[in-house]
Source information:
TPP riboswitch aptamer (THI element) from Deinococcus radiodurans, 100 nucleotides, folded computationally. Its Rfam family is "TPP riboswitch aptamer (THI element)". Rfam's curators write: Vitamin B(1) in its active form thiamin pyrophosphate (TPP) is an essential coenzyme that is synthesised by coupling of pyrimidine and thiazole moieties in bacteria. The prediction has a mean pLDDT of 75.
RNA sequence: UCGCGUCACCGGGGGUGCCCUGCUUCGGCAGCGGCUGAGAACACACCCCAGGAACCUGAACCGGGUCAUUCCGGCGGAGGGAGUGUGAUGCUCUGCUCCG
Numbered sequence: 001u002c003g004c005g006u007c008a009c010c011g012g013g014g015g016u017g018c019c020c021u022g023c024u025u026c027g028g029c030a031g032c033g034g035c036u037g038a039g040a041a042c043a044c045a046c047c048c049c050a051g052g053a054a055c056c057u058g059a060a061c062c063g064g065g066u067c068a069u070u071c072c073g074g075c076g077g078a079g080g081g082a083g084u085g086u087g088a089u090g091c092u093c094u095g096c097u098c099c100g
Stems, first nucleotide, its partner, number of pairs: 003091007010083001011049004017035003020031004055080003061074004
């Protein structure tokens, strides 16, 4: 010095649904009830940050399944989508220097 990996920090992006029960001013609220999930809303959580499937759009989509759902698959490597950040460390490439 090139590339890659890991970790930390800073910064940024993102989702929070369905069912049941109770209450209700019918807008919602509560539950140490159930389902899926990393996460089911306020947590110094979780996931993702370009080799980007975190997440959004298409979508009140299509097929399957479920008490029900953004539950599973398709759609689909389709469109969009947030750092070529800083530092440490390991490996590696190249160059230079010293010794033999």